A computed fold for a 71-nucleotide RNA from a Rhodospirillales bacterium, annotated as transfer RNA.
Its mean pLDDT, the model's own confidence on a scale to 100, is 81.
Taxonomically the source falls in Rhodospirillales (Bacteria, Pseudomonadati, Pseudomonadota, Alphaproteobacteria).
Rfam family: tRNA. By type it is a transfer RNA.

Parts: sequence; structure tokens; C1' cells
RNA sequence: UGGGGGAUAGUUUAACGGUAGAACUACCGGCUCUGGACCGGUCAAUCCUGGUUCGAAUCCAGGUCCCCCAG
Repeated sequence: UGGGGGAUAGUUUAACGGUAGAACUACCGGCUCUGGACCGGUCAAUCCUGGUUCGAAUCCAGGUCCCCCAG
């Protein structure tokens, strides 16, 4: 430099263009003499800027960062 892939709660990972979900973590409560384990609940996210669309995590354009391949 060229080609390909990726970016979603603190972490891992889902989501035909139509309610952004799960697990772990954290917090609150239950249980327990205490802790752990277990049970119930709460909080928490779409990399950035535009465009298309009634509606975008998803499609399009540009950008940032990471990984792989080629030279």
C1' cells in the first nucleotide's frame, strides 16, 4: 500500500429493516451463627459523522481502532 473480517452493558455473546436479549460481574433482598453456594430482583450497551427509509445494531458513504492474508 492492496484485499478480507470485526467493533453491541464492566466482560463474553445474540438480535428477518419493526420492543436491543442472555450469561457472568456489580448492587439490593432472601436463605445462613458468619461467609460461600443457591434463590428472587435492580442497574447497565449498539465505535464516530452523515445518508436512505414510516422505521437502521442491521442497508449505503466517509472516518477511527483491532485481527488475518498478499507484497

The sequence was found in a public genome assembly.